[in-house]
């Protein structure tokens, strides 16, 4: 240069051949503790990496870009 996969809560991952974005862990409160930690209960989180497009609807599919890693020259 060309191509592949990645990009989703603060952090690590899911999300079913396009149909309500989920968990766990952090973070806050309350309970309990002489205090904390542990436990419990509750809240409390997302412009899905950014732009258009297709569609009644997109994390999902198409197009362009970034950015990271890798494979070919």
């Nucleotide at each position: 240069a060309a191509c592949g996969u990645g990009u989703u809560a603060g952090c690590u991952u899911a999300a079913u051949u396009g149909g309500u974005u989920a968990a766990g862990c952090g973070u806050u409160g309350u309970g309990c503790u002489u205090c904390g930690g542990a436990c419990a209960c509750a809240a409390u989180g997302a412009u899905u990496g950014c732009a258009a497009g297709u569609u009644c609807g997109a994390g999902u599919c198409c197009u362009g870009u970034a950015c990271a890693c890798g494979u070919u020259g």